[in-house]
RNA sequence: AGAGUUUGAUCCUGGCUCAGAACGAACGCUGGCGGCAUGCUUAACACAUGCAAGUCGAACGAGAAAGCUCUUCGGAGUUAUUAUAGUGGCGCACGGGUGAGUAACGAAUAGGAACGUACCUUUAGGUGGGGAAUAACCACGGGAAACUGUGGCUAAUACCGCAUACGCUCUUCGGAGGAAAGGGGGCCUCUACUUGUAAGCUCUCGCCUAUUGAUCGGCCUAUUUCCCAUUAGCUUGUUGGUAGGGUAAAAGCCUACCAAGGCUACGAUGGGUAGCUGGUCUGAGAGGAUGAUCAGCCACACUGGAACUGAGACACGGUCCAGACUCCUACGGGAGGCAGCAGUGGGGAAUCUUGCACAAUGGACGAAAGUCUGAUGCAGCAAUGCCGCGUGAGUGAAGAAGGCUCUUGGGUCGUAAAGCUCUUUCGACAGGGAAGAAGGGACUGAUUGUUAACACCAAUUGGUUUUGACGGUACCUGUACAAGAAGCACCGGCUAAUUCCGUGCCAGCAGCCGCGGUAAUACGGGAGGUGCAAGCGUUGUUCGGAGUGACUGGGCGUAAAGCGCACGUAGACGGGUUUGUAAGUCGGAUGUGAAAUCCCCGAGCUUAACUUGGGAACUGCAUCCGAAACUACAGAUCUUGAAUGCUUCAGGGGUUGGUGGAAUUCCAGGUGUAGGAGUGAAAUCCGUAGAGAUCUGGAGGAACACCGGAGGCGAAGGCGGCCAACUGGGAGUGCAUUGACGUUGAGGUGCGAAAGCGUGGGGAGCAAACAGGAUUAGAUACCCUGGUAGUCCACGCUGUAAACGAUGGAUACUAGGUGUUUGGGAAGUUAACCUCCUGAGUACUACAGCUAACGCGUUAAGUAUCCCGCCUGGGGAGUACAAUCGCAAGGUCGAAACUCAAAGGAAUUGACGGGGGCCCGCACAAGCGGUGGAGUAUGUGGUUUAAUUCGAAGCAACGCGCAGAACCUUACCUACCCUUAACAUUCAGCGACCGCUACAGAGAUGUAGUUUUCCCUUCGGGGACGCUGGGAUAGGUGCUGCAUGGCUGUCGUCAGCUCGUGUCGUAAGAUGUCUGGUUAAGUCCAAUAACGAGCGCAACCCUUAUCCUCAGUUACCAGCAUUAAGUUGGGGACUCUGGGGAGACUGCCGAUGUUAAAUCGGAGGAAGGCGGGGAUGACGUCAAGUCCUCAUGGCCCUUACGGGUAGGGCUACACACGUACUACAAUGGUAGAGACAAACCGUCGCGAAAUCGCGAGAUGGAGCUAAUCGGUAAAACACUACCCCAGUUCAGAUUGGAGUCUGCAACUCGACUCCAUGAAGGUGGAAUCGCUAGUAAUCGCUGAUCAGCAAGCAGCGGUGAAUACGUUCCCGGGCCUUGUACACACCGCCCGUCACACCACGAGAGUGGUCAUAACCAGAAGUAGCCGAGCUAACUUCGGAGGCAAGCUACCAAGGUUGUGGCCGUGAUUGGGGUGAAGUCGUAACAAGGUA
Repeated sequence: AGAGUUUGAUCCUGGCUCAGAACGAACGCUGGCGGCAUGCUUAACACAUGCAAGUCGAACGAGAAAGCUCUUCGGAGUUAUUAUAGUGGCGCACGGGUGAGUAACGAAUAGGAACGUACCUUUAGGUGGGGAAUAACCACGGGAAACUGUGGCUAAUACCGCAUACGCUCUUCGGAGGAAAGGGGGCCUCUACUUGUAAGCUCUCGCCUAUUGAUCGGCCUAUUUCCCAUUAGCUUGUUGGUAGGGUAAAAGCCUACCAAGGCUACGAUGGGUAGCUGGUCUGAGAGGAUGAUCAGCCACACUGGAACUGAGACACGGUCCAGACUCCUACGGGAGGCAGCAGUGGGGAAUCUUGCACAAUGGACGAAAGUCUGAUGCAGCAAUGCCGCGUGAGUGAAGAAGGCUCUUGGGUCGUAAAGCUCUUUCGACAGGGAAGAAGGGACUGAUUGUUAACACCAAUUGGUUUUGACGGUACCUGUACAAGAAGCACCGGCUAAUUCCGUGCCAGCAGCCGCGGUAAUACGGGAGGUGCAAGCGUUGUUCGGAGUGACUGGGCGUAAAGCGCACGUAGACGGGUUUGUAAGUCGGAUGUGAAAUCCCCGAGCUUAACUUGGGAACUGCAUCCGAAACUACAGAUCUUGAAUGCUUCAGGGGUUGGUGGAAUUCCAGGUGUAGGAGUGAAAUCCGUAGAGAUCUGGAGGAACACCGGAGGCGAAGGCGGCCAACUGGGAGUGCAUUGACGUUGAGGUGCGAAAGCGUGGGGAGCAAACAGGAUUAGAUACCCUGGUAGUCCACGCUGUAAACGAUGGAUACUAGGUGUUUGGGAAGUUAACCUCCUGAGUACUACAGCUAACGCGUUAAGUAUCCCGCCUGGGGAGUACAAUCGCAAGGUCGAAACUCAAAGGAAUUGACGGGGGCCCGCACAAGCGGUGGAGUAUGUGGUUUAAUUCGAAGCAACGCGCAGAACCUUACCUACCCUUAACAUUCAGCGACCGCUACAGAGAUGUAGUUUUCCCUUCGGGGACGCUGGGAUAGGUGCUGCAUGGCUGUCGUCAGCUCGUGUCGUAAGAUGUCUGGUUAAGUCCAAUAACGAGCGCAACCCUUAUCCUCAGUUACCAGCAUUAAGUUGGGGACUCUGGGGAGACUGCCGAUGUUAAAUCGGAGGAAGGCGGGGAUGACGUCAAGUCCUCAUGGCCCUUACGGGUAGGGCUACACACGUACUACAAUGGUAGAGACAAACCGUCGCGAAAUCGCGAGAUGGAGCUAAUCGGUAAAACACUACCCCAGUUCAGAUUGGAGUCUGCAACUCGACUCCAUGAAGGUGGAAUCGCUAGUAAUCGCUGAUCAGCAAGCAGCGGUGAAUACGUUCCCGGGCCUUGUACACACCGCCCGUCACACCACGAGAGUGGUCAUAACCAGAAGUAGCCGAGCUAACUUCGGAGGCAAGCUACCAAGGUUGUGGCCGUGAUUGGGGUGAAGUCGUAACAAGGUA
């Protein structure tokens, strides 16, 4: 410090998620030791049991027992200054717990004045003299108990008077009032008795009054202190005053009266939540979250209320009352409060021992010893956390065994182990053994103080003795043995670390993206690896990353986001000069900011954690002093901001009233006759009752053509004939005036299109709803005919729009250019006008700059300032609820649950469009011939079957794989056989092998017999072949073409597809390759931020067309001989053959064109603009085809899914489709006779002549390994003859019979021949195919395969047309452009209802709970007041005073009644929403999405 995730890719916006740190944690797996910490976050739920606050005999009275001694056995003494209960004092208000309540009676920080303060402390003074009671105790009672009554005795530092009293309190300033307590030790100087004592002295602890300080506490103020405005008004003791009361103390703290105030948008009131802080966690910081342990403050103590005592409480282990709960009970009545320490139950994911000790620290009491102390110190339990240590170290390659993997070579676990050498921390055992302890006491000395004193007492000091829970702990030493001690998570990316097996969208994983559908680095296991380590992971929570709330540090044209517009209140901000003040600001100082924590430097535990000393820091607050630039405040002044007056100008600015013509419609009349209207086409509709058309007259309403313009005006909405009245705003010029009067603007107020609403008018045209007609599968639409609200006017309401420049207002600054509207000025001009300058508007273009890009760009989206509004992922949802406005419709304000990992912006490349432009193609058109109808052949589907093997599926499957299924092929079926096998390699044994015969069998095969002695040799043996046996293995046309190679089809012989460098862009990408011409062509030229290059195109190759040359055999034959015949001699001219060349290149001429490329025409030429044909197929697309050509991964079968044999099947047949053949006839058929090819093939072959057969064919075997021989007859054709339009002399299917050939074999199931038979068919519906020249059409010939079998396929030649105006349309393609919500790319995407399931939410007759509140009733305990006739010890002047009980009043808790409001739960039913597997109906949106 970042990363993953939206896309085909990109940039941006934006959310989600991860990596880090932390924890009072919990859970899973695992677990050696020690130190230091920490340990009910939930039920402030209920609690058994024990303990947690007592102490003092030196305040007081009383006062045992055991034991010991004595004894007269009655008892006495001692114990004993005892224990113990009581009176009294002090403490119990501390310490300890908890966080319920509390949003301020709290806390933090800084201050303040009107207070209190026991114990402690300072100072001054006092401590005199009396009295009456009472507990304990005793007696008698009540009660189950708790407890308690009556009578009697008694003490005090208990209680009450009297006296005295200050610097105390009150005061009318005269005065009045107010206190005490003694205890302990010692002494004899003084006095008295005089031994020794006390009335004395002295010391000490107390007591009282006043006072000082300290400590602690009470009160007040300022600032800060969570969320909700869907809480906006709250308040009557309320705000203030006066008087009185009250308190320790200020105060409405309380009461009476008076006034009517007080708080609030700087958030009152209400609701929700919450103890606050130092700090803690996180963070670079600012912040955010948090408030366990430790420390400060507060609050609470079963719930509510109340006071008493006291220095202090409205009191955790006190009291009273009420309530709930629990317990005891003799039913009458009582007792209790763990949020103290342990512990129990319960709740919960979850949190410990009913331990030891007061040794230390601290506290209470005490003079002290000491007692008490679950505070505290320690121990126990828990890996809960932090820190430290260990589980060994060295050596050790045969790289052992074994595991895993493997390409079988190896690799890896791995120096790891074993083995050898060494060490012994920790743990075990044994021995030793601290510090923490200082005091205090006792005994014994010394010194000093006090004093009359050498006593007592106090202080200081020396010696001896004594005190440890932890604990025989820390620590040290010794002994033995590597001996007792490693796990957890992860390994697809983020994120360090990979392989095998299993599984097969199953089981499962998952923080996000996402894995899993047979080769899973993502599931489960193994191996290996990575990370951390006595822990490791998971879950939860917080901060971080997140600059996704932005103070530091964000945004708002299109991503979420500018209010529809203005006026204006509060507020915020605000021009120049000058003076003052000092609030902000800045500097210095002082106080404070508790300690602990954090940080720095040290110290102590072996180190660390931990503890500790010092420092720094605590960024804050307050006070004082100073400065005066800026802001602020106060004063003065200025004119430039702003405004006003005079003046000029433009304008659909507004309101009101008039007025005009054109047009539509309607009415009346005339002319006139059959249609009109409407549409893509129609129909509804109007019209013979006279429409439409045309003419005349009239009525009525609405809107204002031309001008008219991205021109004008207005704040926006908006405003358009003409005239008038009234009226708002703006701009210019100059002069004058005021003197900052300004800008913005939360709330507020006003204006505000259309539609809509109310009342009343009006109503021509148009026109929701509605009706009809069409369209359609449907058509509640689009189109048509009608048509009502409405549109218009007046008045009122509504208050919203894509109210848009999707751009708030104001001010200033920052290059230009051009147009236009409207002012002012200057020069020129007669004028129109033109040029220049200067304002105000309004448009276009463009630099800088900005922007994610698009774009904006002086009219900013630039640079800055000020103010307002708004945003924070998508959906749910602008919905629900609440409130408010409205007559209603509805508006404003405006959530949550739940759900998703995206939603989105701009731009890019493609693809697509019922978008556009250009261009091409037998694409259409123009033609010729077909298919679709018939019969047959063939392939396919379907059906059938034991099997009808399998594949191919729009074009691009279907005469396709198959260039040829009778057996074989053959993969299928049935039956019968074989199991190391039909085939390959290897081992052992035997033997030559091969062959032949017979029998059984359908055959494979089996049985029996028979013939036969291989080759080489170093003589050991080896080799080939065959048989037998065995293990490795073979074999598979079994599956997966979606695991693959190779090959192929297709777009398409279409003109495209790319790269390097450069440039542009943040980038994807673009440019090049676009543009203008041109071409068959990305072919070439020109232009050009491109310049070049590659694969394609073209050319090179083959063939064909002309010529030359060379060579002439088997080809040829002009001339010369010759023959039946180029037969032979000969020839080398010709044809032909096959080698080599030439030839064609827009080369030449003209025109057009940019002086280009090129095109058009011409000449010449055999051929002319690519001469014809072929081969040749770019980057890629279709998971296209093929595992059944072959190869191959994986999976599967192994007496079978392998192998062999026989027979059958692939040839089936109601039917459907494709491709062909033959026809339907006279441009024909038949017959006769007669011509002319090319190419190809042939020795397992072609096969001549001749003969036979009607024929297929047979016999035959010359010749030919082929320019020699053969296949070989070419056919259409021309000629002659017949047929005469008919199911025929057309057509030939089908069937019967007879044959031929091939073959082991033609039954299923071959071809051909002859005779006979003679079906459908008379040119073929919708639709559809091929072809542009030697082409279509037509005619025959050959070849491959092949024993035989072609109507198929591949070739060959013969005859030989028609048409093309042209590119509107159909199809396909190319380029450019445009839109896009598509990118598995339109066979795309996607919307809504309905049906089903689940989830959360709203409404809901109600119903339950809870909180708050109002009124009333009620009124315990208590306090205050009144009263007190009853009771009454202290004082008394005896009258009383004072006290108490009882009673009353006031306040008031619980409780009750009635009502209101909020919140929460639940509710038949109901509403929409969300999510779900491939449901239903349509097709609304995205392209002009087919009606933008």
A computed fold for a 1492-nucleotide RNA from an uncultured delta proteobacterium, annotated as small-subunit ribosomal RNA.
The prediction has a mean pLDDT of 84.